[in-house]
Context: one part of a larger RNA
RNA sequence: UGACGGGGGCCCGCACAAGCGGUGGAGCAUGUGGUUUAAUUCGACGCAACGCGAAGAACCUUACCAGCCCUUGACAUGGGAAGUUUGGAUUUCAGAGAUGAGAUCCUUCAUUUAGUUGGCUUCCACACAGGUGCUGCAUGGCUGUCGUCAGCUCGUGUCGUGAGAUGUUGGGUUAAGUCCCGCAACGAGCGCAACCCUCAUCUUCAGUUGCCAUCAGGUUAAGCUGGGCACUCUGGAGAAACUGCCGGUGAUAAGCCGGAGGAAGGCGGGGAUGACGUCAAGUCCUCAUGGCCCUUAUGGGCUGGGCUACACACGUGCUACAAUGGCGGUGACAAUGGGAUGCAAAGGGGCGACCCUGAGCUAAUCCGUGAAAAACCGUCUCAGUUCGGAUUGUACUCUGCAACUCGAGUGCAUGAAGGUGGAAUCGCUAGUAAUCGUGGAUCAGCAUGCCACGGUGAAUACGUUCCCGGGCCUU
Numbered sequence: 001u002g003a004c005g006g007g008g009g010c011c012c013g014c015a016c017a018a019g020c021g022g023u024g025g026a027g028c029a030u031g032u033g034g035u036u037u038a039a040u041u042c043g044a045c046g047c048a049a050c051g052c053g054a055a056g057a058a059c060c061u062u063a064c065c066a067g068c069c070c071u072u073g074a075c076a077u078g079g080g081a082a083g084u085u086u087g088g089a090u091u092u093c094a095g096a097g098a099u100g101a102g103a104u105c106c107u108u109c110a111u112u113u114a115g116u117u118g119g120c121u122u123c124c125a126c127a128c129a130g131g132u133g134c135u136g137c138a139u140g141g142c143u144g145u146c147g148u149c150a151g152c153u154c155g156u157g158u159c160g161u162g163a164g165a166u167g168u169u170g171g172g173u174u175a176a177g178u179c180c181c182g183c184a185a186c187g188a189g190c191g192c193a194a195c196c197c198u199c200a201u202c203u204u205c206a207g208u209u210g211c212c213a214u215c216a217g218g219u220u221a222a223g224c225u226g227g228g229c230a231c232u233c234u235g236g237a238g239a240a241a242c243u244g245c246c247g248g249u250g251a252u253a254a255g256c257c258g259g260a261g262g263a264a265g266g267c268g269g270g271g272a273u274g275a276c277g278u279c280a281a282g283u284c285c286u287c288a289u290g291g292c293c294c295u296u297a298u299g300g301g302c303u304g305g306g307c308u309a310c311a312c313a314c315g316u317g318c319u320a321c322a323a324u325g326g327c328g329g330u331g332a333c334a335a336u337g338g339g340a341u342g343c344a345a346a347g348g349g350g351c352g353a354c355c356c357u358g359a360g361c362u363a364a365u366c367c368g369u370g371a372a373a374a375a376c377c378g379u380c381u382c383a384g385u386u387c388g389g390a391u392u393g394u395a396c397u398c399u400g401c402a403a404c405u406c407g408a409g410u411g412c413a414u415g416a417a418g419g420u421g422g423a424a425u426c427g428c429u430a431g432u433a434a435u436c437g438u439g440g441a442u443c444a445g446c447a448u449g450c451c452a453c454g455g456u457g458a459a460u461a462c463g464u465u466c467c468c469g470g471g472c473c474u475u
Stems, first nucleotide, its partner, number of pairs: 005475001007474007015464002019428005026319008034310002042053002064305007073128001077127002079124006087106008109118002130294002133292003139288002141283003144279001146277001151190006157166003170181003196271004201239007210229002215226003242265001245259005321421001325380006338367002342361002347356003387418001392413007434456007
């Protein structure tokens, strides 16, 4: 000087408390450990690994295993030789395929006086290629975390033999090292805040969306048509909030409390933004890269298998255990975002998944797309049930060369555990929690995960003694 203390003082945070809903018990999904296996590829391990890398393992992916093949190689540059292009489609035989041996058809170089040069293909030998092999404790880059916590430093000066101190401490105040006052300090930098995006109000500009608002036509119905930008909306430009105004309080300060006006009030809500550093944190399997290692193999190709195993243990979720509910009927109201190898209306077939046909749409124009919960009517009457849906049988649908290992969906049948969950533990302070559906990325197919969107919409916070984490001063 720091760090630490079951030392002290002050102060914050869903940290506790006050509340609401969960997890821990059940079934299933998913990840991990363990075990098993020819292989169950690898990484991640308190918070900060475990629905994580993986925004999607049937083949591919794929790195793993078994078997069959290749050896200048699937890919790059260079040398020599040969050929002149070459590329594509169809097809026969052998084979699991890679591959090997053929056949047919179409297409077929440029340049130069010149086989000269360029390009392409094949062959030869060698330099080399190649490696998801090792080391994240050799590294770059990127990322997590403390933490959006309020801190971390420097120049000059002063003090101290020096390490260092001062400034940055103190009195107030703030979300904030935010600001004010004081002070051997005076200034400055990186952080804070602001500048950026978005939501909330209004004005203006612009109208192939919206409107009968206004006029006319028209329909079973409908902005459907003419017409028009008033409104809604869309997207450009601007205005608006600054403790600006009033009162109180405070030290006459910074500020704090109350009020007015206002769409919004004291940081208006949300996002982006992450200081010096910490954890030899994570990543050599995104990429790059030093060193080491392999080089007829630790490289390359292929078929099949595995990553999907299953006595068990843990994490994260979904669905439930029911009446604030289940089922049937009637029948309202969204917002994001997506769509030309795609979205697909209307019509027809099927109980259904779906199929046939295919209008329109390069999309504020067409489509998916009548959201669901809610509401109204009826039924069930507390039961392992008209709750719950696992499991299994069977018949199908779709994608795809191909659903056996190992996809998703549908119909019928089956109808398990489960009656609110021990110790313990998690999230959340407002359009939040809870609950309801919708869209998207990945993607041929596959979502209870992830990312977004809107609908309905609470309770509670006395307070800071205690638990956890953090900041300042002090010992």